[in-house]
RNA sequence: ACGGAGGGCCUGCCUGUCGCGCCCCUGCAAGGGGGUGAGGAAAGUCCGGACAGGACAGGGCGCCCGGCUGCGGAAAGCGCAGGGAGGAGCAAUCUUCCGGAGGCCGUAACAGAAAAGAACCGCCGCCUUGUGCGGCAAGGGUGAAAACGCGGGGCAAGAGCCCACGACGGCAGUCGGCGACGCCUGCCGGGUACGGCACCCGGGCCUGCAAGACCAAAUAUACCGGCAGAUGAGGGCGGCCCGCCCGAUGCCGGGGGGUAGGUUGCGCCAGAUAAAUGGCAGGCUCAAACACAGAAUCCGGCUUACGGCCCUCCGUAACA
Numbered sequence: 001a002c003g004g005a006g007g008g009c010c011u012g013c014c015u016g017u018c019g020c021g022c023c024c025c026u027g028c029a030a031g032g033g034g035g036u037g038a039g040g041a042a043a044g045u046c047c048g049g050a051c052a053g054g055a056c057a058g059g060g061c062g063c064c065c066g067g068c069u070g071c072g073g074a075a076a077g078c079g080c081a082g083g084g085a086g087g088a089g090c091a092a093u094c095u096u097c098c099g100g101a102g103g104c105c106g107u108a109a110c111a112g113a114a115a116a117g118a119a120c121c122g123c124c125g126c127c128u129u130g131u132g133c134g135g136c137a138a139g140g141g142u143g144a145a146a147a148c149g150c151g152g153g154g155c156a157a158g159a160g161c162c163c164a165c166g167a168c169g170g171c172a173g174u175c176g177g178c179g180a181c182g183c184c185u186g187c188c189g190g191g192u193a194c195g196g197c198a199c200c201c202g203g204g205c206c207u208g209c210a211a212g213a214c215c216a217a218a219u220a221u222a223c224c225g226g227c228a229g230a231u232g233a234g235g236g237c238g239g240c241c242c243g244c245c246c247g248a249u250g251c252c253g254g255g256g257g258g259u260a261g262g263u264u265g266c267g268c269c270a271g272a273u274a275a276a277u278g279g280c281a282g283g284c285u286c287a288a289a290c291a292c293a294g295a296a297u298c299c300g301g302c303u304u305a306c307g308g309c310c311c312u313c314c315g316u317a318a319c320a
Stems, first nucleotide, its partner, number of pairs: 001316010012284007020037007039292001043303002046301005051208004063204005068082005083098006099199001103197006120140002122136005127130001148166002151163003168189006175182002212264004221256001223254006234246004
């Protein structure tokens, strides 16, 4: 220098000027003065809570979610540190999975004889020489996967059938670790993989600030009171009178619930109301302060988007 890995910090500050929301002061008013005003993700609305309403005596079953260890945390599909098994990379490092299985159930496409107690080819034995009977998982072939690896013994041929070593799994013990677990020693085991169930531990009611609380028009009206009314209230026949027709309500007041609307919830220096937080010029810092992006009940996380600066480490090459 180039390529890569891990981590940290910040995504502005000052001045001038024009403009916007909110608050305070002043003024009769117009206006004037002062203060304050988005983010690291305000985003997605994924997880946990606060708060609120509904449901709910207590307990159990069922259902759903989580599941290696320790610490932190109110909690979390949260953070930090670590363990085991596997995978990627030359490396720094990254990444997937994780209670349980002695029992029960399912799946293993295609190919293949067979996908779990497997004879297609093959090997071996027998005699009745056949389209026969039996033994064999060592070799071949199929497949993503074929019944631990390798050596020796053994056998008719073979095989964990037996033995040594090794791998894997389980149990016990010493030592180390808070622990998951690790090292070593001994014993035991042999039909694989994946998923689900049983089982064990922990947690879980539903809906969300458009939650909810309070005040409350116009119109209609439960209910109550007063007045008028078959000696005709009221309505129709375009406005009035007469007339004709219909025929039991009409008017006034009180009043509760509910709607529009308002206040609150709501934040004591952002705030909510369809919604203010901006533009320009100059300067500063390592910096063309750029990019992604605009609070809406409030917190804690996760995820996603995006621009700088710095530190450490790895690889390659060159120079001193």
A computed fold for a 320-nucleotide RNA, annotated as Bacterial RNase P class A. It matches the Rfam family "Bacterial RNase P class A". Gene Ontology terms of the family: tRNA processing, ribonuclease P activity and dimeric ribonuclease P complex. Of the family's consensus pairs, 88% are formed in the model.